This is a predicted structure of a 1500-nucleotide RNA (small-subunit ribosomal RNA) from an uncultured prokaryote. Model confidence (mean pLDDT): 85 of 100. Its Rfam family is "Bacterial small subunit ribosomal RNA". Rfam links the family to the GO terms ribosome and structural constituent of ribosome. The RNAcentral record of the sequence draws on ENA.
[in-house]
RNA sequence: AGAGUUUGAUCAUGGCUCAGAUUGAACGCUGGCGGCAUGCUUUACACAUGCAAGUCGAACGGCAGCACGGGGGCAACCCUGGUGGCGAGUGGCGAACGGGGGAGUAAUACUUAGGAAUCUGCCCAUUAGUGGGGGACAACUCGAGGAAACUCGAGCUAAUACCGCAUACGUCAUAUGGGAGAAAGCGGGGGACCUUCGGGCCUCGCGCUGUUGAAUGAGCCUACGUCGGAUUAGCUUGUAGGUAGGGUAACGGCCUACCUAGGCGACGAUCCGUAGCUGGUCUGAGAGGACGAUCAGCCACACUGGGACUGAGACACGGCCCAGACUCCUACGGGAGGCAGCAGUGGGGAAUAUUGGACAAUGGGCGAAAGCCUGAUCCAGCAAUGCCGCGUGUGUGAAGAAGGCCUGCGGGUUGUAAAGCACUUUCAGUAGAGAAGAAAAGCUCAGGGCUAAUACCCUUGGGUCUUGACGUAACCUACAGAAGAAGCACCGGCUAACUCCGUGCCAGCAGCCGCGGUAAUACGGAGGGUGCGAGCGUUAAUCGGAAUUACUGGGCGUAAAGCGCGCGUAGGUGGCUUGGUAAGUCGGAUGUGAAAGCCCCGGGCUCAACCUGGGAAUUGCAUUCGAUACUGCCAGGCUAGAGUAUGGGAGAGGGAAGUGGAAUUCCGGGUGUAGCGGUGAAAUGCGUAGAUAUCCGGAGGAACACCAGUGGCGAAGGCGACUUCCUGGACCAAUACUGACACUGAGGUGCGAAAGCGUGGGGAGCAAACAGGAUUAGAUACCCUGGUAGUCCACGCCCUAAACGAUGUCAACUAGCCGUUGGGUUCAUAAAAGAGCUUAGUGGCGCAGCUAACGCGUUAAGUUGACCGCCUGGGGAGUACGGCCGCAAGGUUAAAACUCAAAGGAAUUGACGGGGGCCCGCACAAGCGGUGGAUCAUGUGGCUUAAUUCGAUGCAACGCGAAAAACCUUACCUGGUCUUGACAUCCUGCGAACUUAUCUGAGAAGAUUUGGUGCCUUCGGGAGCGCAGAGACAGGUGUUGCAUGGCUGUCGUCAGCUCGUGUCGUGAGAUGUUGGGUUAAGUCCCGCAACGAGCGCAACCCUUGCCCUUAGUUGCCAGCAUUUUAGGUGGGAACUCUAAGGGGACUGCCGGUGACAAACCGGAGGAAGGCGGGGACGACGUCAAGUCAUCAUGGCCCUUAUGGCCAGGGCUGCACACGUGAUACAAUGGCCGGUACAAAGGGUCGCGAGCCCGCGAGGGGAAGCAAAUCCCACAAAACCGGUCGUAGUCCGGAUCGGAGUCUGCAACUCGACUCCGUGAAGUCGGAAUCGCUAGUAAUCGCGGAUCAGCAUGCCGCGGUGAAUACGUUCCCGGGCCUUGUACACACCGCCCGUCACACCAUGGGAGCGGGUUCUGCCAGAAGUAGUUAGCCUAACCGCAAGGAGGGCGAUUACCACGGCAGGGUUCGUGACUGGGGUGAAGUCGUAACAAGGUAGCCGU
Repeated sequence: AGAGUUUGAUCAUGGCUCAGAUUGAACGCUGGCGGCAUGCUUUACACAUGCAAGUCGAACGGCAGCACGGGGGCAACCCUGGUGGCGAGUGGCGAACGGGGGAGUAAUACUUAGGAAUCUGCCCAUUAGUGGGGGACAACUCGAGGAAACUCGAGCUAAUACCGCAUACGUCAUAUGGGAGAAAGCGGGGGACCUUCGGGCCUCGCGCUGUUGAAUGAGCCUACGUCGGAUUAGCUUGUAGGUAGGGUAACGGCCUACCUAGGCGACGAUCCGUAGCUGGUCUGAGAGGACGAUCAGCCACACUGGGACUGAGACACGGCCCAGACUCCUACGGGAGGCAGCAGUGGGGAAUAUUGGACAAUGGGCGAAAGCCUGAUCCAGCAAUGCCGCGUGUGUGAAGAAGGCCUGCGGGUUGUAAAGCACUUUCAGUAGAGAAGAAAAGCUCAGGGCUAAUACCCUUGGGUCUUGACGUAACCUACAGAAGAAGCACCGGCUAACUCCGUGCCAGCAGCCGCGGUAAUACGGAGGGUGCGAGCGUUAAUCGGAAUUACUGGGCGUAAAGCGCGCGUAGGUGGCUUGGUAAGUCGGAUGUGAAAGCCCCGGGCUCAACCUGGGAAUUGCAUUCGAUACUGCCAGGCUAGAGUAUGGGAGAGGGAAGUGGAAUUCCGGGUGUAGCGGUGAAAUGCGUAGAUAUCCGGAGGAACACCAGUGGCGAAGGCGACUUCCUGGACCAAUACUGACACUGAGGUGCGAAAGCGUGGGGAGCAAACAGGAUUAGAUACCCUGGUAGUCCACGCCCUAAACGAUGUCAACUAGCCGUUGGGUUCAUAAAAGAGCUUAGUGGCGCAGCUAACGCGUUAAGUUGACCGCCUGGGGAGUACGGCCGCAAGGUUAAAACUCAAAGGAAUUGACGGGGGCCCGCACAAGCGGUGGAUCAUGUGGCUUAAUUCGAUGCAACGCGAAAAACCUUACCUGGUCUUGACAUCCUGCGAACUUAUCUGAGAAGAUUUGGUGCCUUCGGGAGCGCAGAGACAGGUGUUGCAUGGCUGUCGUCAGCUCGUGUCGUGAGAUGUUGGGUUAAGUCCCGCAACGAGCGCAACCCUUGCCCUUAGUUGCCAGCAUUUUAGGUGGGAACUCUAAGGGGACUGCCGGUGACAAACCGGAGGAAGGCGGGGACGACGUCAAGUCAUCAUGGCCCUUAUGGCCAGGGCUGCACACGUGAUACAAUGGCCGGUACAAAGGGUCGCGAGCCCGCGAGGGGAAGCAAAUCCCACAAAACCGGUCGUAGUCCGGAUCGGAGUCUGCAACUCGACUCCGUGAAGUCGGAAUCGCUAGUAAUCGCGGAUCAGCAUGCCGCGGUGAAUACGUUCCCGGGCCUUGUACACACCGCCCGUCACACCAUGGGAGCGGGUUCUGCCAGAAGUAGUUAGCCUAACCGCAAGGAGGGCGAUUACCACGGCAGGGUUCGUGACUGGGGUGAAGUCGUAACAAGGUAGCCGU
């Protein structure tokens, strides 16, 4: 410090997710030791049991229990406060500290800084005292009640308990007169003196009282700060203030009476929700954000609510009273209790420990002290809960062991790892030894102080005597032995780490993206690896990354985001200048900012964690002293901002009244006759009752052609005939005046298109709804004919728009150029037109700059300033609820649950478009011939079947694989049969191999049987072959063409597809390859930020067309000879031909066009002319195209069978449908007779002549030929002659009957051919559709492969031999450029809504239930205060009566719980209901994206 994820790719926006750190954690797996920390976050739920606050006999009366002493008694035992001491009691101090948890509390709290009207026990200091009396009550004794708790009556008694009196100051109060108010003793020691022998007295110590001061602690007041909600906007009657009184320690509405009517609030009152606050903790670079365990400070609380008492201090955790809930005891009458102290229990929960030890230390209470108490505390126990440290060994060790895993079978890896050898012993274990935590106090000696004192007491020093829970501790030593000690997660990317097996969209994984449908580095296991390590992962949570709430530090044209537009309140901000002030601002000083923590420098535990000393820091607040530039404030001045006045001209600016012409419609009249109207085409509609058309007249409403212009005006919405009246604003010019009067603007207020609403008018045209006609599968639409609201006017509402420049207002600054509107001015002009300058608008382009890009660019989206509004992922949703507004429609404000990992912007490359432009192709058109109809052949589908083997399926499957299914082929079926196998390699044994015959059987096969002994040899044996045996293995046309190779089809012989370097762009990419021409062509030329290159095109190759050369048999024969008349023979080498090599054609020449190019057009010559014809040749790629059944091949599957062999059957089955063909339907023909002319092939298990036989297929026999020689082999159409005469025929030949031929083991299923007979459909073929542009189509025959036989198929060959192409609008396919796009699996795309089903959350809902709160009323415990006519009453006064005072009771006020009634608010639930979301393959349509097929969208 970043990364993953939207896309085919890119940039940016934007969310989601990850890597880090952390925790009082929990869970899973695992677990050796020690140190230091930490440990109910949930039910402030309920609690059994024990302990957590006592102490003082030196305050007191005393003495129950214990010990000692004394006495009595024989003893048991009794008596005795005499001593140590001490239960209970009186009294004092403490119990208000310490300990706990955080319910409440948003301010009676906390933090920081201040303040004045207060109190403060114990402690310290100061000063003055401590005199003299009195009366009681507990304990105790007696009696009584009660189950108990406890209570009552009578009597005795002490005090440091209680009460007067005296004295009081520097005290208090009062306000100058005077007045009020204290005390307590106890203990130690003692020389005089006194004594009732107790002591007095003196002294010391402690205590007590008054006063003053300090310290400590506490109370009160003020200011700033301290969570969320405005879908909480108004709240308040002791309320705000005053006066008087009361009350308090103290100020104060704290309380009461009276008076005033205030006080708080948009700087957020009130209400609701949530919450103890802080030092700090976690995180972060910081600023911040989150939190507030442990430790420390403060607060509040103590079962819930209320209350006071005591006290220095409480409204009191382990006190009291009352009410309530709960629990317990009970004799039913009544009582007791409060773990949010320490342990512990139940419950709740994912989850949190021992009913431990000790007061040794630190601290606290009491005490003179010893000491006692102390669940504070110190320790121990439990827990890997966290942090820190240590260990589980070290060295050596290659045969790279075994085993595991992988393998390309060679090996690799685990791995120096182990074993082995050598060594060490931390920790744990056993044994021994062993600091520090301890300082004191007590006793004693010496010195000092006090004192009359060598007592006592205090203090200093020496000696002595003890005090440890932890603790079987720390630390140290010895002993033995590698001995007792390693796991967890992960390994697709992010993110370090890879293979095998299993599984097969299953099981499962997953933080995000996403894996899994038979080869999963993603699931599960294993091997290996990576990371961390006594831990490791997961989950939860916080911060970070997230600049993703942006103060530091973001944005708003199109991504989310500028209010529709003005005016203006509060607020914010504000020109130049002078003086003052010093609030902001800056500096110094002082105080404070607790300690701990963080940080720095040291120190102590062996280190560290941890502990500890010092410092720094604590960014803050307050006080004070300074500074005065800037801001503020006060006072004064100025004119550049702003405004006013004067003068001009422009304008659809607004309002009102009036006027005008054109047009539509309607009405009346005239002319006139059969249609009009409307559409893609029609129909509905109108018209013979006279329409449409046309002329004249009239009525009425609405809108204002031309002018008219990115022209004008207005804040926006918006404004368009003309005239008049009223009226707003802007602009220009020159002067004068005011003197900052300004800008923005939350709330507020006004305006605000269209639609819509209300009332009343008006209504020509247009026109939602509606009706009819069309279209359509449907058509509640688009089109047509009608037509009502409405559109218009007046008044009143509504208040929204894609109200848009998708761009808030104001101001300043920052290159220009070109238009245009209004004004001014200069030049020029007679005047205009014109040119320049200037100013205010309004447009186009463009520099810098900005921007993600597109684009913006003085009219900014540039650079700045001021103010306002708004945004924070998509959906849910601008929705629900609530509020406000509205007559309604609805508007405005405005969520959440839930759900997704995206949604969205700009640009790029493609693809696509019922977008555009250019161009090509038998693509259309123009033609010729077919298919589709018939019969047959063949292939396919379907059906059938035991099987009808398998594959191919739009073009690009279907006379295709198959260039030959009777058996074989053959893969299928039935039946029979074999199991190392029909075939390969290896091993063992036997045998030559091989072969004859017989029987059984459908055959395979089985049984028996004959002949035969070979070749090489080192004599062991070997090679080849056969048989048998065992196992490795063979075998598979079984599966996967979506695991593959190879081969092939197709777009397409279409002209394209790319690269290097450079340049442009943030980038994907672009450029080149686009453009102007041209071509069959990315062919060539020119231009050009491109320059070159590659694969394609073309050429090179084959064939054909012309010529030449060479060669001349088997081919040829011009001339010569010969002849049986046959190129047969001699001969010839000319020609044809054959087959080798050359030539030839290149836009080379001429003319024209073109740009002087490329090229095109025409012509000449030429066998051939612009690629001469044909073929082979197929770029990058597309279709997961086809093929595992040609072959090869990974994985999977079968192994007495899915393998092998055999016989028979099937692949040929037939209601039907389709494709491809054959033959026809006839006269351009059929039939009969005669007569011509090919090319290219094939042939020895072959082609087979002549001759003979047969009507024929063919048979017999046989010459020649391994072929330019012989054979197949007569080519046919054509031509000549004849016949038929338009008919189901002398057309057509299917089908069937009969008889044959050939091939072949074998023609039944199931061959071909021949002859005789039979003679079906069919008379040119619906919708639709195919081929072909020249030696082509059409037509005619010939040959070949396959093959025993079987050709209408296929592949070739030649013969005869046309028609047409104006042209590119349309159909199909393709190329280039451009445009739009929401497509990229790319239009066979994407995608919307209803309905149906399942699930989820949510709104409404008759209601029902709970919480909380308010108002009114009732009620009123305990308590306090007031009153008191009843009762009781020791201290003081009084001789007494009685009084003062006090208590009980009663009553009044206040008030908790409780009750009644009615509201508010919130939560839960609810039949039914509304929409929403989600869900591989449901239904209906096709709304959007392309001109999406009616452009889309916004409001109504």